[in-house]
RNA sequence: GGCCCGUUAGUUAAAUGGAUAUAACCACGGUCUUCUAAACCGUAGUUGGGAGUUCGAUUCUUCCACGGGCUG
Numbered sequence: 001g002g003c004c005c006g007u008u009a010g011u012u013a014a015a016u017g018g019a020u021a022u023a024a025c026c027a028c029g030g031u032c033u034u035c036u037a038a039a040c041c042g043u044a045g046u047u048g049g050g051a052g053u054u055c056g057a058u059u060c061u062u063c064c065a066c067g068g069g070c071u072g
Base pairs, nucleotide, nucleotide: 001071002070003069004068005067006066007065010025011024012023013022018055027043028042029041030040031039048064049063050062051061052060
């Protein structure tokens, strides 16, 4: 240099064109407990950046950035 894959919440992942983007862990609040832990209930928080296609984009196209793999 070429080709391929990936990037979603603080972390790990789901969602393959229909919307309120979902779950677990973590964090915070509450119930319980003499206190802590556990358990249970609740709350907050996310689509790497830009452009395009579409009535509608996490999803399709393209450029860039970053990470990984194969290869000259």
Predicted 3D model of a 72-nucleotide RNA (transfer RNA) from a Thermoplasmatota archaeon. The RNAcentral record of the sequence draws on ENA. It matches the Rfam family "tRNA". By type it is a transfer RNA. Model confidence (mean pLDDT): 82 of 100.